[in-house]
Order: sequence, then C1' cells, then structure tokens
RNA sequence: GCCCCCGUAGCUCAGCGGUAGAGCGCCUGCCUCGUAAGCAGGAGGUCGCGGGUUCAAAUCCCGCCGGGGGCU
Repeated sequence: GCCCCCGUAGCUCAGCGGUAGAGCGCCUGCCUCGUAAGCAGGAGGUCGCGGGUUCAAAUCCCGCCGGGGGCU
C1' cells in the first nucleotide's frame, strides 16, 4: 500500500429499510434476624463520525476514524 471482517446500553452480543432489544451488571421494592439466591418493577443507547439515496436508514451507497485478520 491492497483486500476482508467488526464498531448498537456499563460488559457480551441480537436486530440487515418502517418508532432499538436480550443476557449479565446497576437501582428500588418484596422475601430474610441479616446477606446471598429467588420474585416484581425501574433507570440507562447521538446505533463510531460526516455526507448521500429513500416518504422513511442501526440496516443500502461514499468518505473518514478506531479495532482485528490476511497478502505483498
């Protein structure tokens, strides 16, 4: 330098055009002498950044940034 994959909640990841989810974690309540476990509820996301296409973009296209892998 070229090619491929990835970037979504605190962490690990789903979601592949139609108002963004799960598990774990966190908070509150119930339970307990108390803790843990269990049960119920809740908070938390500019979907890496900028532009484009579209009635509508996390999703499609272009550029850039970051991470991983391969080739020379």

The RNA shown here (transfer RNA) has 72 nucleotides and comes from a Candidatus Aenigmatarchaeota archaeon. It was read from a public genome assembly. It matches the Rfam family "tRNA". The prediction has a mean pLDDT of 84.